A computed fold for a 327-nucleotide part of an RNA from a soil metagenome, annotated as large-subunit ribosomal RNA, domain IV. Rfam family: Bacterial large subunit ribosomal RNA. Gene Ontology terms of the family: structural constituent of ribosome and ribosome. The full RNA is in RNAcentral, with records from SILVA. The coordinates come from a structure-prediction model, not an experiment, and the mean pLDDT is 86.
Context: one part of a larger RNA
RNA sequence: CCGUGGAGAAGGAACUAGGCAAAUUGACGCUGUAACUUCGGGAUAAAGCGUACCAUCUUCGGAUGGUCUCAGUAAAAUGGUUCAACCAACUGUUUAACAAAAACACAGGGCCCUGCAAAAUCGAAAGAUGACGUAUAGAGCCUGAUACCUGCCCGGUGCUGGAAGGUUAAGGAAGGGUGUUCGGCGCAAGCCAAAGCUCCUGACUGAAGCCCCAGUAAACGGCGGCCGUAACUAUAACGGUCCUAAGGUAGCGAAAUUCCUUGUCGGGUAAGUUCCGACCUGCACGAAUGGUCUAAUGAGUUGAACACUGUCUCCUCCACGAGCCCG
Numbered sequence: 001c002c003g004u005g006g007a008g009a010a011g012g013a014a015c016u017a018g019g020c021a022a023a024u025u026g027a028c029g030c031u032g033u034a035a036c037u038u039c040g041g042g043a044u045a046a047a048g049c050g051u052a053c054c055a056u057c058u059u060c061g062g063a064u065g066g067u068c069u070c071a072g073u074a075a076a077a078u079g080g081u082u083c084a085a086c087c088a089a090c091u092g093u094u095u096a097a098c099a100a101a102a103a104c105a106c107a108g109g110g111c112c113c114u115g116c117a118a119a120a121u122c123g124a125a126a127g128a129u130g131a132c133g134u135a136u137a138g139a140g141c142c143u144g145a146u147a148c149c150u151g152c153c154c155g156g157u158g159c160u161g162g163a164a165g166g167u168u169a170a171g172g173a174a175g176g177g178u179g180u181u182c183g184g185c186g187c188a189a190g191c192c193a194a195a196g197c198u199c200c201u202g203a204c205u206g207a208a209g210c211c212c213c214a215g216u217a218a219a220c221g222g223c224g225g226c227c228g229u230a231a232c233u234a235u236a237a238c239g240g241u242c243c244u245a246a247g248g249u250a251g252c253g254a255a256a257u258u259c260c261u262u263g264u265c266g267g268g269u270a271a272g273u274u275c276c277g278a279c280c281u282g283c284a285c286g287a288a289u290g291g292u293c294u295a296a297u298g299a300g301u302u303g304a305a306c307a308c309u310g311u312c313u314c315c316u317c318c319a320c321g322a323g324c325c326c327g
Base pairs, nucleotide, nucleotide: 002321003320004319005318006317007316008315010313011312014311019308027051028050029049030048031047036041038145052067053066054065055064056063057062068072080306081305082304083303084302085301086300087298088297092104093103108143109142110141111140113138114137120129121128122127147292148291149290151223152222153221156220157219158216159215160214161213162212165211166210167209171205172204175201176200177199179197180196183192184191185190224242225241226240227239228238251285252282263279264278265277266276267275
C1' cells in the first nucleotide's frame, strides 16, 4: 500500500450523478392496523408489547413466587419503513457472455380472408402442413386486463363491387401488294396474265387490366389561414373572406411529447434547472399507429420523509491474507 472482515467520539447523507455501498429491520406469540379499492385486497400496512431459568400449583392451556445478566428468537439462519408521480394492468418472456426494461407476450377487443379437394404455407410435381379440424373452426393484421370512451375526412394510395363507354395482346381475318409463271400477243425488246406457292400489309374481331362509376378508415393515412367586432382596458360568444376530402371532437396538456424555458403561480427546502399541484401561449398531444382514469403487481424510472449508519466532516484502530522491505 492492496484485499476480505471487525470496532468507532460528536454529527447523521453535509458524500455522491444517485444513500452506490454499508448499517437499520428481521423469528415466534399477542394487541393493533390508514388512504384507496376491481370488495379479493392494501396487510407482516404502520405502531406497540412479550420471549431465559428455578420452585410450587395446574382444569396441562397456564398461573403465582423467586434467580441472574448490559443483553433470554442471548450464536446462526431470518422483511428497513412510509408518502407521491410516470410507465406497463397482472404471473410470465428477452439480447447464452456489457441492456431484464417502459421492450415482447398476455387474457380481453376489432378488422379482413376462408363453405372444405377451404383459405394460407412448403414443394416444377407427386404430395404434405392446415386437420383426421369445419366459421363457437382455421389463417393474416392491428390493439393490449377492467372502467368511461373511441369524433370528422373516401380527394390520394390500397382493398371490395360494377359493367355502359374509351384504350388494349396473342390469335383470327375481308381486301390490297411483292416474288415466281401455265397460257395469250408480238419479228424482237417486251406486254397482258388465270391458278398455286411465297413474303408483306391489313378494315374488322378480340379478355383481364387501366381509364371510368360506387363502397370502405379498429384499411395506409389526413384532421387550415387571414381580417374585424362588446359602453375602461383586455379578450372575442359574433361577423367577413380565402382554401380544403375534411379542418382536431371528448379527454389530457411545459408531458418518457414544450424549442423559447430554470415559462408563470402555488407546495415542499434556510436555499429546489429535479419533484408535486395548477395555468394553457400544445415550436411539434389526441382517440385500437388507441385517448383518459385506475386498485393490485414491478431486482422498472423519478422526487420526498422517518429510521439507520465511516457515504461524508476526517479519518483511526484491530484480525486475517497478499504485495513490499530486511534476514